[in-house]
Context: one part of a larger RNA
RNA sequence: CUGGGCGUAAAGGGCGCGUAGGCGGCCGAGAAAGUCAGAUGUGAAAUUCCGGGGCUCAACCCCGGAGCUGCAUUUGAAACUUCUUGUCUAGAGGAUGGUUAGGGAAAACGGAAUUCCACGUGUAGCGGUGAAAUGCGUAGAUAUGUGGAAGAACAUCAGUGGUGAAGACGGUUUUCUUGGGCCAACCUGACGCUGAGGCGCGAAAGCUAGGGGAGCAAACAGGAUUAGAUACCCUGGUAGUCCUAGCCGUAAACGAUGAAUACUGGGUGUAGGUGGACUCAACCCCAAUUGUACCGGAUGUGUCGAAACCUUUUAGCCGCCUGGGGAGUACGCCCGCAAGGGUGAAACUC
Repeated sequence: CUGGGCGUAAAGGGCGCGUAGGCGGCCGAGAAAGUCAGAUGUGAAAUUCCGGGGCUCAACCCCGGAGCUGCAUUUGAAACUUCUUGUCUAGAGGAUGGUUAGGGAAAACGGAAUUCCACGUGUAGCGGUGAAAUGCGUAGAUAUGUGGAAGAACAUCAGUGGUGAAGACGGUUUUCUUGGGCCAACCUGACGCUGAGGCGCGAAAGCUAGGGGAGCAAACAGGAUUAGAUACCCUGGUAGUCCUAGCCGUAAACGAUGAAUACUGGGUGUAGGUGGACUCAACCCCAAUUGUACCGGAUGUGUCGAAACCUUUUAGCCGCCUGGGGAGUACGCCCGCAAGGGUGAAACUC
């Protein structure tokens, strides 16, 4: 060649766009590369298999036959794959229409709260805890009133609700920009699926430069607790958290479940658009549809659980796994300012 697998045992790439490649809808015509059939040539001998023979047997040797599943040339077949050409509209895309959303970017604005500042009222405590203490306060705190400043986040609405490829996205308004679904079936006519490399996006933390800094808070300091307490608790508090520009490229980046298509009978909610019935109109109600969630069935399974089930000429395409430790380590290479990231062993051991 030709294994079995990847929700939880080892195993789905964090996510997208897309190159090469692989695979690819309906109906004709042609070609004949793959495919199938016939013929011819070749496929040395030995070896192999079958029949027979010779050494006392066997190994071994000799004779005859088969075979050598291959290659080349040639004559045909045309279902399938392929190629050329023509057609179609069910895949895919586009136009029109009304519609939807915390999708993205920028700017402006708003109120509550917090802290700080100024002034007023007011007096001895406040704060904090299991209990306390550190801390703050007669230089007038806490509390309360008025005015002002700053930064960050947007209560209620809020929902196994919405949007996005994922990361993620939530005050209001405006501008720019993007996606999805729905109705009708007007246009193109297979333009498709997947996608090694590649390119882009990518939470938090971290890094560089410049701003900003209210609250929170690694590090750090103090107070407690304790046998100790480099912790949990308390009082403080710096990076950071925020903004701009640029890096980093990792997460339990999770549905621990790659993307796509076709098929397989229900129920209940919920979100979007559409149609029907009813109505003065709307709602309720009914139907199909797109998303989302649960219940049940079926197949299936080591257990639990649920789409993970089945199909494709030859398993449609990609990624990944192959006992535990050593180890996501060492070395090399690539990337990075660094931190580190990517790729990724072996000895040895059980």
Small-subunit ribosomal RNA, central domain from an uncultured Chlamydiales bacterium, 350 nucleotides, folded computationally. The full RNA is in RNAcentral, with records from ENA and SILVA. Its Rfam family is "Bacterial small subunit ribosomal RNA".